[in-house]
The RNA shown here (SAM riboswitch aptamer (S box leader)) has 105 nucleotides and comes from an uncultured Chloroflexota bacterium. The sequence was found by an Rfam model in a public genome assembly.
RNA sequence: CACUCAUCAAGAGCGACAGAGAGAAAUGGCUCUAUGAAGUCGCGGCAACCCCCGAAGCAUCGGGUAGGUGCUAAGUCCAUCAGAGGCAACUCUGGAAGAUGAGCG
Numbered sequence: 001c002a003c004u005c006a007u008c009a010a011g012a013g014c015g016a017c018a019g020a021g022a023g024a025a026a027u028g029g030c031u032c033u034a035u036g037a038a039g040u041c042g043c044g045g046c047a048a049c050c051c052c053c054g055a056a057g058c059a060u061c062g063g064g065u066a067g068g069u070g071c072u073a074a075g076u077c078c079a080u081c082a083g084a085g086g087c088a089a090c091u092c093u094g095g096a097a098g099a100u101g102a103g104c105g
Base pairs, nucleotide, nucleotide: 001105003103004102005101006100007099008098013043014042015041016040017039021032022031023030026080027079028078029077044072045071046070049068050067051064052063053062054061055060076097081094082093083092084091085090
């Protein structure tokens, strides 16, 4: 980096360094930010994909958190494409894209 599968409405922050941006990309919106953004580090925490234990007819269910990841503003912040409803504002469903994990090349 490609592919396959699963999940994405819940949950969980303080400190140090740093110094102006950040919320994946583009456009639009909205939001966060000098009461300190991104990033790095430390210590916490959340969750339960891998993992461990148990049950069961593969499916699946219950429990655990030492280890490997991940995450710790807002639904994946929202929309963009298609469909349905609506006079409209807008709402809903699906997709695309993205993220994370596991597997594989």